[in-house]
The prediction has a mean pLDDT of 79. This is a predicted structure of a 102-nucleotide RNA (Purine riboswitch aptamer) from Kurthia sibirica. It matches the Rfam family "Purine riboswitch aptamer". Rfam describes the family as follows. Riboswitches are metabolite binding domains within certain messenger RNAs that serve as precision sensors for their corresponding targets. Allosteric rearrangement of mRNA structure is mediated by ligand binding, and this results in modulation of gene expression. The family is grouped with related families in Rfam's "Purine riboswitches".

This record gives sequence, structure tokens and C1' cells, in this order.
RNA sequence: AGUAUAUAAAUUGUAUUACCUCAUAUAUGUUCGAAAAUAAGGUUCGAAUGUCUCUACCAAGUUACCGUAAAUUACUUGACUAUGAAGGUGAGUGAACGGUAU
Repeated sequence: AGUAUAUAAAUUGUAUUACCUCAUAUAUGUUCGAAAAUAAGGUUCGAAUGUCUCUACCAAGUUACCGUAAAUUACUUGACUAUGAAGGUGAGUGAACGGUAU
């Protein structure tokens, strides 16, 4: 903020949805198979596993390593989904503190 509902009625109450901030799960992780590239490269597809769990299992950047081979490494930032919890009218002025950018 929306919707429903209660009251004679409401700018009130309740419920619910959405939003926002958190918590838990999972580490956006791990394993395997197939194919592909080769220092101007390091990719693609599929399967399994992991959660009292449905879904997802990626993106961008930095770095190491591999002397041409078949294999990659470390790190940073970012969520989505499930469940649970907290929060709230709108406008204006000033001050303090903190953050970000230049």
C1' cells in the first nucleotide's frame, strides 16, 4: 500500500496479500559422464548429491596455473526459492550520528 471483515460509522480493530529488514536452509556448493577450446584458450551439455525443504545451483570481476597437454586454481561482489519473525499514515523544517559518491 491492496483486499476481506467487525462496529451506527471511521483516518479504528482484526485477518490476509504485497513491501521492507532479519533468522533458518545451502556452502548459489560437491561429485560423475559426454563433447569443446588451448596462453588472443580454459567452454558447453547432461545426470546425481547436498536441505526436517519446494525451487535454484548462476552472473560479473580479479588472480594463479597449464609452454600446447588435458586438466584447471584461489578470491570478491550479487541473489532467487521455502519456512518463520519483526516493522509501517502522509507532508514540511531543523539538528546529531553514520554510510556512499565526487
Background: The organism belongs to Kurthia, within Bacteria.